The prediction has a mean pLDDT of 82.
Large-subunit ribosomal RNA, half A from Candidatus Paraprochloron terpiosi LD05, 1643 nucleotides, folded computationally.
It was read from a public genome assembly.
The source organism's lineage runs through Bacteria, Cyanobacteriota, Cyanophyceae, Prochloraceae and Candidatus Paraprochloron terpiosi.
Rfam family: Bacterial large subunit ribosomal RNA. Clan: LSU clan.

[in-house]
Context: one part of a larger RNA
RNA sequence: AGCUAACGGUGGAUACCUAGGCACCCAGCAGCGAAGAAGGACGUAGCGACCAACGAUAUGCUCCGGGGAGCUGGAAGCAAGCAUUGAGCCGGAGAUUUCCGAAUGGGGCAACCCUAAAUACGGUUUACUGAAUACAUAGGUAAACACGAGCGAACCAGGCGAACUGAAACAUCUUAGUAGCCUGAGGAAGAGAAAACAAAAGUGAUUCCCUCAGUAGCGGCGAGCGAAGGGGGAGUAGCCUAAACCAUCCACUUCGGUAGAUGGGGUAGUGGGACAGCACAACGAGACUGAGAAAAUUAGACGAAGCAGCAGAAAACUGCACCGGAGAAGGUAAAAGUCCUGUAGUCGAAAAUGGAACCAACUCAGCUGUAUCCCGAGUAGCACGGAACACGAGAAAUUCCGUGUGAAUCAGCCAGGACCACCUGGUAAGGCUAAAUAUGUCUGGGUGACCGAUAGAGAACAAGUACCGCGAGGGAAAGGUGAAAAGAACCCCGGGAGGGGAGUGAAAUAGAACAUGAAACCGUUAGCUUACAAGCAAUGGGAGUCCGAUUGAACGGAUGACCGUGUGCCUGUUGAAGAAUGAGCCGGCGACUUACAGGCGGUGGCGGGUUAAGGCGUAAUUGCCCAAGCCAAAGCGAAAGCGAGUCCGAAUAAGGCCAUAGUCACUGUUUGUAGACCCGAACCCGGGCGAUCUAACCAUGUCCAGGAUGAAGCUUGGGUAAAGCUAAGUGAAAGUCCGAACCGACCAAUGUUGAAAAAUUGGCGGAUGAGGUGUGGUUAGGGGUGAAAUGCCAAUCGAGCCCGGAGCUAGCUGGUUCUCCCCGAAAUGUGUUUAGGCGCAGCGGUAAAGCUAAUUCAGAUGGGGGUAAAGCACUGUUUCCCUAAGGGCUGCGAGAGCGGUACCAAAGGGAGGCAAACUCAGAAUACCAUUUGAAGCUUUGCCAGUGAGACGGUGGGGGAUAAGCUUCAUCGUCGAGAGGGAAACAGCCCAGACCACCAGCUAAGGUCCCCAAAUGAACUCUAAGUGAGAAAGGAGGUGGGAGUCCCUAGACAACCAGGAGGUUUGCCUAGAAGCAGCAAUCCUUGAAAGAGUGCGUAAUAGCUCACUGGUCAAGGGCUCCGGCGCCGAAAAUGAAUGGGGCUAAGAGUUCUACCGAAGCUGUGGACUUACUACGUAAGUGGUAGGGGAGCGUUCUCUGUAGGGUGAAGCACUAGCGGCAAGCAGGUGUGGACGGCAGAGAAGUGAGAAUGUCGGCUUAAGUAGCGCAAACAUUGGUGAGAAUCCAAUGCCCCGAAACCCUAAGGGUUCCUCCGGAAGGCUCGUCCGCGGAGGGUAAGUCAGGACCUAAGGUGAGGCCGAAAGGCGUAGUCGAUGGAUAACGGGUUAAUAUUCCCGUACCAUAAAAGGUUGGUACAGGAGGACGGACAAGGUUAAGGCCAUCCGGGUGAUGGAAGUCCCGGUGUAAGUAACUGAGGUGAUGAGGUCUGGCGAAAACAGACUGAGCUGAGGUGCGAGUCCGACAAGCUACGGCUUGGAAGUGGUCAAGGUCAUGGUUCCGAGAAAAGCCCUAACUACCAUAAACCUUUUAUGCUUGUACCCGAAACCGACACCUAGUGGGGUGGUAGAGAAUACUGAGGGGCGC
Repeated sequence: AGCUAACGGUGGAUACCUAGGCACCCAGCAGCGAAGAAGGACGUAGCGACCAACGAUAUGCUCCGGGGAGCUGGAAGCAAGCAUUGAGCCGGAGAUUUCCGAAUGGGGCAACCCUAAAUACGGUUUACUGAAUACAUAGGUAAACACGAGCGAACCAGGCGAACUGAAACAUCUUAGUAGCCUGAGGAAGAGAAAACAAAAGUGAUUCCCUCAGUAGCGGCGAGCGAAGGGGGAGUAGCCUAAACCAUCCACUUCGGUAGAUGGGGUAGUGGGACAGCACAACGAGACUGAGAAAAUUAGACGAAGCAGCAGAAAACUGCACCGGAGAAGGUAAAAGUCCUGUAGUCGAAAAUGGAACCAACUCAGCUGUAUCCCGAGUAGCACGGAACACGAGAAAUUCCGUGUGAAUCAGCCAGGACCACCUGGUAAGGCUAAAUAUGUCUGGGUGACCGAUAGAGAACAAGUACCGCGAGGGAAAGGUGAAAAGAACCCCGGGAGGGGAGUGAAAUAGAACAUGAAACCGUUAGCUUACAAGCAAUGGGAGUCCGAUUGAACGGAUGACCGUGUGCCUGUUGAAGAAUGAGCCGGCGACUUACAGGCGGUGGCGGGUUAAGGCGUAAUUGCCCAAGCCAAAGCGAAAGCGAGUCCGAAUAAGGCCAUAGUCACUGUUUGUAGACCCGAACCCGGGCGAUCUAACCAUGUCCAGGAUGAAGCUUGGGUAAAGCUAAGUGAAAGUCCGAACCGACCAAUGUUGAAAAAUUGGCGGAUGAGGUGUGGUUAGGGGUGAAAUGCCAAUCGAGCCCGGAGCUAGCUGGUUCUCCCCGAAAUGUGUUUAGGCGCAGCGGUAAAGCUAAUUCAGAUGGGGGUAAAGCACUGUUUCCCUAAGGGCUGCGAGAGCGGUACCAAAGGGAGGCAAACUCAGAAUACCAUUUGAAGCUUUGCCAGUGAGACGGUGGGGGAUAAGCUUCAUCGUCGAGAGGGAAACAGCCCAGACCACCAGCUAAGGUCCCCAAAUGAACUCUAAGUGAGAAAGGAGGUGGGAGUCCCUAGACAACCAGGAGGUUUGCCUAGAAGCAGCAAUCCUUGAAAGAGUGCGUAAUAGCUCACUGGUCAAGGGCUCCGGCGCCGAAAAUGAAUGGGGCUAAGAGUUCUACCGAAGCUGUGGACUUACUACGUAAGUGGUAGGGGAGCGUUCUCUGUAGGGUGAAGCACUAGCGGCAAGCAGGUGUGGACGGCAGAGAAGUGAGAAUGUCGGCUUAAGUAGCGCAAACAUUGGUGAGAAUCCAAUGCCCCGAAACCCUAAGGGUUCCUCCGGAAGGCUCGUCCGCGGAGGGUAAGUCAGGACCUAAGGUGAGGCCGAAAGGCGUAGUCGAUGGAUAACGGGUUAAUAUUCCCGUACCAUAAAAGGUUGGUACAGGAGGACGGACAAGGUUAAGGCCAUCCGGGUGAUGGAAGUCCCGGUGUAAGUAACUGAGGUGAUGAGGUCUGGCGAAAACAGACUGAGCUGAGGUGCGAGUCCGACAAGCUACGGCUUGGAAGUGGUCAAGGUCAUGGUUCCGAGAAAAGCCCUAACUACCAUAAACCUUUUAUGCUUGUACCCGAAACCGACACCUAGUGGGGUGGUAGAGAAUACUGAGGGGCGC
């Protein structure tokens, strides 16, 4: 370390439970609100927060009822109380009801501010007023009313109105008048009493249900859309006006009349009414109002009957009883008719709601008739453009809208699907109208083959909470001690946490992290195994070691040395161990459903079948009624039509179609329409939310150290007649230069699971400008903005985000859950905007029917063919030879012509070839037909899958007679096929696996060992490890065969010897002598010897060879054929017959035996099919797929067992005569339910979906612990100290890492206590937890003042609606206006408290003066950039003086070192006062414009006006180094010296000044002035002086370049506006060091 067992931990599955949900039904109700709603904020209790209740009368008040003993909510505890004089509690009626919210006095950032205080706005009524415009009207003002406004789930009516989608694309169409937005109403709404339907018959308002009917129709006649009449039911209900006419009143009048108001009259289609005539009063009807009994609702009351034993507890069991108009249910320590609450039954209301009849009030009502009159007008109709009607413009009626045109009045008009005629029906252009119908935010009740904590609502629990987001919006997790807290006194260990005892309890392994307590995962103990051994980790066998005693018999278990075999699962594929997909592991959840309609099968009822809506009835199912309707009963035809037939046709023919019982219900399967098996887009559209990021703009503020260059202009000099010009100076321009802050982002490195979702470091660009930045605002997605990159619009941009349409669609990918049995494919044809999809056919399954007709196989017989091979007769092609026409060349010839030819060559002949598109001839197979035999086959209905194929053999095409290539044909295998062989190896060879066997025989292939079987037999070959990879080519390898030549007359090889002469052959040559070359190549001698085979020389020479003799002695040479070998032969980690190894164990031929598979046989068993059913025969591989039979889970019904003497669940277990899914029994745990049988209903079975939720591993004690500014020592505290505290030293920042502040945050501030968690370590510490405390203003900031951009907006204008714009107003700071300073004090606040000294406003009083105030008018307020110089002040610095303190031990020194050297506003006083402005006129006076002041203009006069600052008082105060005393060590108290001068000087101020430039630079109020008009007052009011009094509201702690803000974090090394910012060096705010101050970066 592995396996196993036991015992634990972790975790929270399972089973049980339910407090909460879900669905449906019944009844009620269907609104609340200016008498202030819904919804909130803030409060209320003696005690903190939350929920609930309530509202300053606050956990409640009053009255009336009920009720009867306890009560002060959830919710304990403590404290204090209430209650039989009736509390708490329940019901009814009242009172109170802060603030916000329609929100309503004004404002506003909801829950606040301001203000003597107001129903704001609209409406109605009345009154008074009152324009253009005379009357009048519009308008205005006031009062009265309290009518509207806002909220609310669905239903309803109306206005506007998508898109995805479907059409396999898309545009008409569809989705769909849906979603959505908007408006309005009610408890319902809408519709509604025929200008209706219909059809020769009739009905008689509307609405809803069933049917008609998926019909008639509409429709790119596609996809789809889709009525109506009628019939059956529910429910029923009808009325009022306008007009004619009459009367009254009134207005106008052109005097003709007309308009209006009120009342009467009148309301219809067999037309009615007016009008005329006649009659006339009761019965009755009614939907409105009042009054009103009972029921009923809102509290309640009575209500039968049991005890004992057992047990922790009884209700279970046992024993003996009882009630029942009550045996529904819940509770009680377990399972209760008789214990409790209840139940059946009976009774009950002071008050409120409710409301029948009667009554009262109110409304309605006759008959006949000639003539005349009336009977709804910019209407109906028509034209054009649209829309709705099922109906898409169509032949298009009907209805509605827009524009235009434009009737009739009963002798009229409209309709009946264009239109016309006839006929029929009706009477438009005014209105009202219950019920039947729809819905459910809500109240009460009930029910469930609904859920039971990953379920059921998102929410069983402080859930729309925590949390996320700027916002719209999104949105969790989380239940169980026990019967009862009896919740563990006390003791021990420990700082605690935690634990051990004791005790409680039935149980504590029920101990609060609490019932059961699975798995992953982590341990402890024990048995066996493991350190020479390689792999899906198992399986078959099996030695050794160890253990037990049961569901009982040949007993079982743990481990596993060694041997055989053996490449996970799923998906998807031709093919996966695949290095193709998916899964870290475990547990839970997780996918073919439901409705309607059709097809087919099955079962059942009836024989024609059957009801729908509805009605009756029931506690509820069931049941009964209901025949409308549907299907069937007759078909054929385009139809008229005919009819057991009919159509075609001349036909009586032929042919087509038809003539056989169905229907209803249930059920299975399948199809269609619906999301339709589940998960998954990118998109499209609608309505909203966003400019706290960023883009641009608007308004208002603010910022830019320092240095440099030196434009124009000007001045002066020179120059000119004068200019131009020129030099110097002055000056200070510039999208100027250098360079910090600031803004940016060019380069590199680092970083890349970062410190950081864009940074750091070092360099870099701009830095007075088209500059940066703050605050407030504007622009919004089909859009904005854009110095333009498709950039940016909240870490999102070729079209933001959120929610909705929506479960969009997905011919695409993935996933799809128990078992067994039977059969079993395809990867082809054809069509396809089709090619990875689909339709039809093919191939599969299943059921039925039919029949040897057809089909398959085998044999026989008979056929046609034109392939292979072959052939060359045709068509072509092709080599050689012969003959040869013709042609070329050529000779001769004057020419005709005759010759030659080593040129070409037709045709013919001979020999030899070739062909997919050649065939004189021509197979094998295949195919067709007949016949025999054996098999079964076909058709129809329903249900599929497949339509990617792969390799091998054969025959072809393409390619290169390449491909594991591609494409056909045909066969096989794989696919979907295991087994044996080929080492391993889907497709090759053998062979088709139902199961078992320690039986046998074989196939392919094998038989030395690995490794089963021959070290078999016979005859050969190979020597190369060939075997065990390969070609052209090469070779005296080797064995065999055939042929030919030489050879005892002596071959071949070797050795000895010869190899000569003419001659140096001739020519040529410088030479050529056998041997440069050319020609010739003879003769002689001889055994033999070339006018020479090679070497060699300048040429000779020389050496050789051929040839010959000798020696030797028997075979030798050459050619061809086939066998086995050799060379040719180079690749990358390491050799490659499978290895060892083999001379056979290699190769060839022959033979025998054996081995060898899931084949065959044998024995036993199971199942399927068929039959003659005892039994026999055949069969049982299997993906997609079809069919059949079962198991299990949850719930229901019926029946029947079990359970505290122990149910379910969980863990272990050796049973099952079960094939499997599975099922029993036992033991332990557990502590309350629950099985079996037969039926039934489904949220019914998990291993995979980058599934989902939770838990737990691994990586791993690994990376990291977030800038290298740095720590060290000593002491303290403490259980414990690197980290806390103190001290000392060291180090870092110091235009910051310091101080103040705006925004933002919100208690983080201070003190005490604590240390679980947070803190990247630690912790005694903290920005952490607990408790307590802390923020004090007339003057600071905001409001009670003002206005900008902009918002809002009375009236007004515009717009389908919502709403948009906008005047007066009103809000709105980032701006204007505006009165306080110094010191002290607290643990924590101070311009706020205290001390001192001031100021502002208001009021009162006193005194004085004057007309004042409002409205209104006016001045002023009031403004840019840049630059330059000066005055003054002086924060601060430096130097000195002065004062105080310290130091000299040991050389010097009165030297050195340290500290301090301050003081406000206002007022007052006079003095001083730079400067600005001013004789180009300050100030003043007069005049002018209707009119005042100011201003402006004119005239006169003539020197002021303004102004920072300084001095004194304030101030003998206060402060102050230091010293002394005390101390709880934190501090407190007291005393208190000097308190001067010089110099530098940012900044402030004068100054809203000056110069200069062009881009020409807010508004309003405070404040000041004011005649007339108007109003009010003048008993007032205003102003001045003095005194006194008063002075509202919000903020105020703390952080603020950050650990407290924005970045998910105590980040950070990112971001964050304004002010201050010392010294030395320096131009400087650069840089370096440093002071004050702050830190050393939480390993």